Predicted 3D model of a 384-nucleotide RNA (Bacterial RNase P class A) from a Thermodesulfobacteriota bacterium. Its mean pLDDT, the model's own confidence on a scale to 100, is 76. It is recorded under the gene name rnpB. The model forms 94% of the base pairs in the Rfam consensus. Taxonomically the source falls in Thermodesulfobacteriota (Bacteria, Pseudomonadati). Its Rfam family is "Bacterial RNase P class A". Rfam classes the family as a ribozyme.

């Protein structure tokens, strides 16, 4: 200098003017006004996971259903995090992992291929038989070749992502873990290390077992539902509901068959009670809170402190805009300096840029979007 890898920090500052929301104080009969103070994020986002909180449901246990899935630790909890293990990728720094079980059972495995899983035989190889041809022979025959039939064979060819362990020797009609040696794997046993996943070493058994669980399934563990529009309280107008009284007057509401009395019902009126709606208040923001120091831990994280900080809480929903100046970034031009060089540093002028985004009950995570800055590490190259 080039190419990469890894964590981290910040999210413009000041001034002026005009506005918005909330609070306090003061002024004002009211309407309102003045002053002061406060007013978004690292992701407030997606609403994906886990909790707090609230209400509903609920004896207990099981089934069904859903989720999670290497180990240990952390945590209120998690599908999150930390440290590890193993596998894979990368020369490396480092990254990735849907990492339980295929030797419990069932299913599936396109195309190609003979065969895709306790097998099979297309070519080939080998044995036997038959037909035909041919050579030899006096001849039953013997040899060679061809076609067919019966059988053996997974060594060889060919197919495939994958072919029933690999190489060699023996063995055989030809072959085959059929036998043996070595290598690889599996299962089991022993020793050592580790809390553990697992790692290292030794031994035994021819045991050689395809893949797929992001197929059903098996195993282990976990799991009620709905979300602050949860929910609690206050509470109109109008219209319903319930209760009590009244229901009078000169005849005149209705029922008790007609009439009278009586009695029941009843419109209206008066009073009382209760529920819901509009509206309002609360829930509401101090939180499993942050920072600093000390201690424990590799770390995530935990504990301690007479420590410091800890002032959005709105509800059609405020937190903004303009100008000036400075800072930062990029480009062009001009100048200066360093270096062998690539290149680096610096000054001035002009122009441009300054991201993603916007709280809505609150926290812990994850994911995604996004501008800039400095730092550590790895590999390669150049020069000394």
């Nucleotide at each position: 200098g080039a190419a990469g890898c890894c964590a981290u920090g910040c999210a413009g500052a000041c001034g002026a003017u005009c506005g918005c929301c909330g609070g306090a104080a003061c002024c004002u009969u009211u309407c309102g006004g003045u002053u002061c103070c406060g007013g978004a994020g690292g992701a407030a986002a997606g609403u994906c996971c886990g909790a707090a909180c609230a209400c509903c449901a609920c004896a207990g246990g099981g089934c069904a259903g859903g989720g999670u899935g290497c180990u240990u630790c952390a945590u209120a909890a998690c599908g999150u995090g930390a440290a590890g293990u193993c596998a894979c990728g990368g020369c490396a720094a480092c990254g990735u992992g849907a990492a339980g079980g295929a030797a419990a059972g069932u299913g599936c495995c396109g195309c190609a291929g003979a065969a895709a899983a306790g097998a099979u035989a297309c070519c080939g190889c080998c044995c036997g038989g038959u037909u035909c041809g041919u050579g030899c022979g006096a001849a039953u025959g013997c040899g060679c070749g061809u076609a067919c039939c019966g059988g053996g064979u997974a060594a060889g060819g060919g197919u495939g992502a994958a072919a029933a362990g690999g190489u060699g020797c023996g063995g055989u009609a030809a072959g085959a873990g059929c036998g043996c040696a070595c290598c690889a794997g599996u299962u089991c046993c022993c020793c050592g290390g580790g809390u553990g996943a697992c790692c290292g070493g030794g031994g035994a058994a021819g045991c050689u077992u395809g893949g797929u669980a992001a197929a059903c399934c098996c195993c282990a563990c976990c799991c009620g539902g709905u979300g602050c529009a949860a929910g609690a309280c206050c509470a109109a107008a109008u219209a319903g509901g319930g209760g009590a009284g009244u229901g009078c007057u000169u005849g005149a509401g209705g029922g008790c068959g007609g009439c009278c009395c009586g009695u029941c019902c009843a419109a209206g009126c008066u009073c009382c009670c209760g529920g819901g709606u509009a509206g309002g208040u609360c829930g509401c923001u101090g939180a499993a809170g942050g920072c600093g120091c000390c201690g424990g831990g590799c770390a995530a994280c935990c504990g301690g402190c007479u420590g410091c900080c800890g002032g959005a809480g709105a509800u059609g929903a405020a937190u903004g805009a303009u100008c000036g100046c400075c800072a930062c970034c990029c480009g062009a031009c001009a100048g200066g300096g360093g270096g062998c060089a690539a290149c680096c540093c610096u000054u001035g002028u002009c122009g441009g840029g300054c991201a993603c985004a916007g709280a809505a009950u609150u926290c812990g995570g994850c994911u995604u979007a996004u501008g800039c800055a400095g730092g550590g590490c790895u590999u390669c190259g150049g020069c000394c």